Large-subunit ribosomal RNA, domain VI from Cipangopaludina cathayensis, 269 nucleotides, folded computationally. The RNAcentral record of the full RNA draws on SILVA. It matches the Rfam family "Bacterial large subunit ribosomal RNA". Its family is annotated with ribosome and structural constituent of ribosome in the Gene Ontology.
Context: one part of a larger RNA
RNA sequence: CGAUUGAUAUUUGAAGGGAGCUGUUCUUAGUACGAGAGGACCAGAAUGGACGAACCUCUGGUGUUCCGGUUGUCACGCCAGUGGCAUUGCCGGGUAGCUAAGUUCGGAAGGGAUAACUGCUGAAAGCAUCUAAGUAGGAAGCCUACCCUAAGAUUAGAUAUCACAUAACCCUUGAGGUUACUAAAGAGCCGUUCAAGACUAGGACGUUGAUAGGUUGGGUGUGUAAGCGCUGUAAGGCGUUGAGCUUACCAAUACUAAUUGCUCGUGAG
Numbered sequence: 001c002g003a004u005u006g007a008u009a010u011u012u013g014a015a016g017g018g019a020g021c022u023g024u025u026c027u028u029a030g031u032a033c034g035a036g037a038g039g040a041c042c043a044g045a046a047u048g049g050a051c052g053a054a055c056c057u058c059u060g061g062u063g064u065u066c067c068g069g070u071u072g073u074c075a076c077g078c079c080a081g082u083g084g085c086a087u088u089g090c091c092g093g094g095u096a097g098c099u100a101a102g103u104u105c106g107g108a109a110g111g112g113a114u115a116a117c118u119g120c121u122g123a124a125a126g127c128a129u130c131u132a133a134g135u136a137g138g139a140a141g142c143c144u145a146c147c148c149u150a151a152g153a154u155u156a157g158a159u160a161u162c163a164c165a166u167a168a169c170c171c172u173u174g175a176g177g178u179u180a181c182u183a184a185a186g187a188g189c190c191g192u193u194c195a196a197g198a199c200u201a202g203g204a205c206g207u208u209g210a211u212a213g214g215u216u217g218g219g220u221g222u223g224u225a226a227g228c229g230c231u232g233u234a235a236g237g238c239g240u241u242g243a244g245c246u247u248a249c250c251a252a253u254a255c256u257a258a259u260u261g262c263u264c265g266u267g268a269g
Stems, first nucleotide, its partner, number of pairs: 001152001005163007015149004021049007033038001051106005059100004066093005071086006110144003117137004164269001166180005171174001181267001186264004190206005211257003214253005221245002227240005
């Protein structure tokens, strides 16, 4: 820009893409078969490999925004306690998120038309013949079926709902132009943001409010804070104390910020 008024929501599916793999074990059954050795079809079940998708409850990884230990040095006047720098100084753990080696799931079943091939009936050709007329089966393959995208599918689809119910003038009388009034439904700008994101887009929210931050409570992690007391010559130990601190997690709560507004979109097609 189109889809012949505009808008919101829900959809159909032309077409396109993805997937399509396979082992072993058990039962049938040591049966059929076979002198024996050996050893099935058909049918049913279990469990794997590789591949793929989703997810983070579990197992782990990461986690320079959390907690702790510790070395050197500098600073806060000193002690104590902290902070800076040294690859995050080094080291031990670790929430959320992201993740695989972790977890769950998938390939199927079914239908249709067939290939090679196997047939039935059957002439040409009194026989025979799956074929010439007719007709039955038959594959991991084909068309479906399963999953995803999808009406720019210009053949532009469908459904539901919402909105708009003025006047005058001009000419070259046209799907013409001008002026005044009017400005809907809805959308955008702007702001707070997100399991959404390069930007854009998408989702949530904007005081009729829990959208983000803060605060409070909880969870999680770390592992018994500081101070004080007791004890030991001291390093230290014990008690207060599973203490203190705690990012991204879960809730509650308007304390802070989402203020006020502006623009587009019209007048029945």